[in-house]
RNA sequence: GCCGACAUAGCUCAGCGGUAGAGCGGCGCACUCGUAAUGCGCAGGUCGUGGGUUCGAGUCCCACUGUCGGCUCCA
Numbered sequence: 001g002c003c004g005a006c007a008u009a010g011c012u013c014a015g016c017g018g019u020a021g022a023g024c025g026g027c028g029c030a031c032u033c034g035u036a037a038u039g040c041g042c043a044g045g046u047c048g049u050g051g052g053u054u055c056g057a058g059u060c061c062c063a064c065u066g067u068c069g070g071c072u073c074c075a
Stems, first nucleotide, its partner, number of pairs: 001071007010024004018055001026042005048064005
């Protein structure tokens, strides 16, 4: 330099163009003599960045950034 995959909640990950979710974690309550476990509830999101298409974009297109993997060249 080239190719590919990935980027969504604190972590790990879902999400046929039409209301952004789950598990774990956090907080509160219940239960318990107490803790753990369990049950119920609550909070938590610039969907990597910037554009484009569209009535409407996490989703489609382009560029860029970052991470991972592969390939090539030079020395």